[in-house]
Molecule: c-di-AMP riboswitch aptamer (ydaO/yuaA leader)
Organism: Chloroflexota bacterium
RNA sequence: ACGGCUCGCAGGCCGAAUCCCGGCCUCGCCGGGAGCGGGGGACCCACCUUCCGGGGUGCAUUGCGCCGAGGCGCAUAGGCGACUUCCGACGCCGAACCCGUCAGCUCACCCCGUAGGCCGUCGGAGGCAGCACCG
Repeated sequence: ACGGCUCGCAGGCCGAAUCCCGGCCUCGCCGGGAGCGGGGGACCCACCUUCCGGGGUGCAUUGCGCCGAGGCGCAUAGGCGACUUCCGACGCCGAACCCGUCAGCUCACCCCGUAGGCCGUCGGAGGCAGCACCG
């Protein structure tokens, strides 16, 4: 000097997943609240169709082909890439899980979550803010 590991802090990305408070057997656990997110749930309206069961979260749906029915390939609805909008180019994802025969919408009302994973593409034209430094 470089690299690895561990801890802490800072700036950010995807995502609802952030912030605050209290308690205790105190560096962790338990609980409460705000914010954000999700589900159930009337009249009216809608739908009449429940074994080829049905449904929910999510961007993650669908088509074609291959296949040794494990899966694979191509594409695609959709989604993402440090304020935001538009235009352009480029790149990436296009999963997974849950409920358990049951749920349309839905006032009141009831219930639940607040994880996890990562390190950023650029240009042009607008919009709207903040911070640092100097005087």